Description: Small-subunit ribosomal RNA, central domain from a metagenome, 357 nucleotides, folded computationally. The full RNA is in RNAcentral, with records from SILVA. The coordinates come from a structure-prediction model, not an experiment, and the mean pLDDT is 82. It matches the Rfam family "Bacterial small subunit ribosomal RNA". Its family is annotated with ribosome and structural constituent of ribosome in the Gene Ontology.
Context: one part of a larger RNA
RNA sequence: UUGGGCGUAAAGGGUCCGUAGGCGGUCUUUUAAGUUAAAUGUUAAAUUUCAGGGCUUAACUCUGAAACCGCAUUUAAUACUGGAAGACUAGAGACCGGAAGAGGCAUGUGGAAUUGCCGGUGUAGUAGUCAAAUGCGUUAAUAUCGGCAGGAACACCAAAUGCGAAGGCAUCAUGCUAGGACGGUUCUGACGCUGAGGGACGAAAGCGUGGGUAGCGAAUGGGAUUAGAUACCCCAGUAGUCCACGCCGUAAACGAUGGGUACUAGGCAUUGGAAGUGUCGACCCUUUCAGUGUCGUUUAACUAAGCUAACGCGUUAAGUACCCCGCCUGAGGAGUACGACCGCAAGGUUAAAACUC
Numbered sequence: 001u002u003g004g005g006c007g008u009a010a011a012g013g014g015u016c017c018g019u020a021g022g023c024g025g026u027c028u029u030u031u032a033a034g035u036u037a038a039a040u041g042u043u044a045a046a047u048u049u050c051a052g053g054g055c056u057u058a059a060c061u062c063u064g065a066a067a068c069c070g071c072a073u074u075u076a077a078u079a080c081u082g083g084a085a086g087a088c089u090a091g092a093g094a095c096c097g098g099a100a101g102a103g104g105c106a107u108g109u110g111g112a113a114u115u116g117c118c119g120g121u122g123u124a125g126u127a128g129u130c131a132a133a134u135g136c137g138u139u140a141a142u143a144u145c146g147g148c149a150g151g152a153a154c155a156c157c158a159a160a161u162g163c164g165a166a167g168g169c170a171u172c173a174u175g176c177u178a179g180g181a182c183g184g185u186u187c188u189g190a191c192g193c194u195g196a197g198g199g200a201c202g203a204a205a206g207c208g209u210g211g212g213u214a215g216c217g218a219a220u221g222g223g224a225u226u227a228g229a230u231a232c233c234c235c236a237g238u239a240g241u242c243c244a245c246g247c248c249g250u251a252a253a254c255g256a257u258g259g260g261u262a263c264u265a266g267g268c269a270u271u272g273g274a275a276g277u278g279u280c281g282a283c284c285c286u287u288u289c290a291g292u293g294u295c296g297u298u299u300a301a302c303u304a305a306g307c308u309a310a311c312g313c314g315u316u317a318a319g320u321a322c323c324c325c326g327c328c329u330g331a332g333g334a335g336u337a338c339g340a341c342c343g344c345a346a347g348g349u350u351a352a353a354a355c356u357c
Stems, first nucleotide, its partner, number of pairs: 004328003007311002012325001014201004021194003025088007033081002035077008048066007091191001092188003095184003103177006110154001115149007125136002162169002206247006215241002220236004258324006266295011306313002330357003339350004
């Protein structure tokens, strides 16, 4: 191992694409592999069960019958599953239309701010802290005005917003490019769902080569604090943060909730589309499709149902069902050792046992 589970107790793979496999819409005809029924054969004996007999009884033993698990062949049935053929349009996809969006990539662009440099004004402080000191400053700082340079990030708009498979994405413009929603119902005609292996993408940090470096800032130095202070606080500051190319492949990669389909009261808010009413036109209003949120509780009353150990979830389910995948099985040892694969390395993935409780 059957089983029971996976929001928080152990447990959903970081995400998607997709191979094998598993599962799969409606109708007709056919087949008869699965399935069902019957018959025949076989299923050694002993053993088991039942009935009866023999040893004085029992154990034991003999005779007869039955039963279990099946298998093969033949005949029959055809609802369901499968196979074959044909058809369909409700699933899926394509096409057309007008909208929405921080979706991606590339190239440019703008203003504020910080810093540095140059010049002007100006003079003794400034900076920092609970308080200080280190630091900076008469070689003229801080402050203030003008100019120049460079790098990084984009205030307001901004939201309970939007987009994306996830990671994630925000100045503005252009080019290239991907996906989704709505409407039309023109086309294809089950082409679908899931997905072991496999592939691609994958924050931050880190690594390699070459650039870049304003601010911030591991390490490091100094000043404080303190019994000490390898910290918290302060002054500096290197890697890094940024760009290009190549690696790494992990996160509380979280909704701690895998994907798909169907069904099961609603209220409110909001985003995008469509229709209707209305209007000069729009807003508003009503209906509807697709998203994103929220309430759904005590109480006499309004309160969904249901589920849950409770918290809570509640048409965006953790409700009711089905299909497929992943995962869990006491705590520690341990996400470790060994081996294997991957990696430049850091390390990653896979993954035990002894022993202890």